[in-house]
Context: one part of a larger RNA
RNA sequence: UGCAGGAAGUCUGAGAGGAUUCGUUUUUCGUACGAGAGGACUAAAACGAGUGUAGCAAUGGUGCACAAGUUGUCACGCUAGUGGCACAGCUUGGCAGCUACCUACAUAUCAGAUAAAUGCUGAAAGCAUAUAAGCAUGAAACUGUCCUCAAAACGAGACUUCUAAGAACACUUCAAGAACAGAAGUUUGAUAGGCUGGGAGUGUAAGUAUAGUAAUAUAUUUAGCUUGCCAGUACUAAUAGUUCGUAGG
Numbered sequence: 001u002g003c004a005g006g007a008a009g010u011c012u013g014a015g016a017g018g019a020u021u022c023g024u025u026u027u028u029c030g031u032a033c034g035a036g037a038g039g040a041c042u043a044a045a046a047c048g049a050g051u052g053u054a055g056c057a058a059u060g061g062u063g064c065a066c067a068a069g070u071u072g073u074c075a076c077g078c079u080a081g082u083g084g085c086a087c088a089g090c091u092u093g094g095c096a097g098c099u100a101c102c103u104a105c106a107u108a109u110c111a112g113a114u115a116a117a118u119g120c121u122g123a124a125a126g127c128a129u130a131u132a133a134g135c136a137u138g139a140a141a142c143u144g145u146c147c148u149c150a151a152a153a154c155g156a157g158a159c160u161u162c163u164a165a166g167a168a169c170a171c172u173u174c175a176a177g178a179a180c181a182g183a184a185g186u187u188u189g190a191u192a193g194g195c196u197g198g199g200a201g202u203g204u205a206a207g208u209a210u211a212g213u214a215a216u217a218u219a220u221u222u223a224g225c226u227u228g229c230c231a232g233u234a235c236u237a238a239u240a241g242u243u244c245g246u247a248g249g
Stems, first nucleotide, its partner, number of pairs: 001152001005163007015149004021049007033038001050107006059100004066093005071086006110144003117137004166244004170186005191237003194233005200226003207220005
């Protein structure tokens, strides 16, 4: 921009793409077959490998604005307590998120028309012949069945509702994100921050008291601190508003 008024939403599916894989074991069965040695088809079940999609409840990893321990040195006048630098100084653990080596699911089944191949009936050619007419079987390949996209499918589709409806800008943001887009909101409000509470992590803070010459230990104290998690709460910020649309037959 189009889809002969304009919108919001829900669909149909022409068409396109994806997937389609492989193995082991058990039963059938030590059966058929075979002198024996050996040893099936078929049918069924279980367990896996590979691949794909999704996810973070569990198992792990990471977790550079979390907690603790600790070395050297410098600073806050000193003690105590802290802070800076040293690869994040080093070490131990670790929330959310992200993630795989982890987890879940799928890779199923059936049908159609066929290839090589195998047949039935059957003439030309009194026979024969799967073929000339006719009829059938037959594969991981093909077409459907499964999953995804899909009305610019210019053949531009259908349905419901609305009709000045709706959309955009702007602002607060996000499990969404390169920009754009998408999604949640904008006081008729829990969108983000703050605060309160909880969860979770670390592991019992500082100060004081007591014991000990002291290092240190114990009590107060399952404390103190805390990141993106979960709730509650209008304290702060989403103010005020602007633009398009206002027509077509």
About this RNA: A computed fold for a 249-nucleotide part of an RNA from a Bacilli bacterium, annotated as large-subunit ribosomal RNA, domain VI. Rfam family: Bacterial large subunit ribosomal RNA. Its mean pLDDT, the model's own confidence on a scale to 100, is 87. The sequence was found in a public genome assembly.